[in-house]
């Protein structure tokens, strides 16, 4: 250099055009407990707001589309193949 799969919260990751973070782990705050584990119940991507609620966010820009994490370029980065290797 071609190819072929990927890139998404603190992590594994869901959604394959139609409310992004579903589910679980990690944490955090309570209940139980003498105290701890175990176990139950809430929270939990960023920011603003007293709050009800706005707003951005799926590698980076850029297009089609009412609508894009998902389709199309065009860049960057990882893995796996093939190829070169004077």
């Nucleotide at each position: 250099g071609c190819c072929g799969g990927g890139g998404u919260g603190g992590c594994g990751a869901a959604a394959u055009g139609g409310u992004a973070a579903a589910c679980g782990c990690a944490g955090g705050g309570g209940a139980c407990u003498u105290a701890a584990a175990a176990u139950c119940c809430c929270c939990c991507g960023g920011g603003g707001g007293c709050a009800a609620c706005c707003c951005c966010u799926u590698a980076u820009g850029a297009g089609u589309u009412c609508g894009a994490g998902u389709c199309u370029c065009a860049u960057c980065c990882c893995c796996g193949g093939c190829a070169c290797c004077a």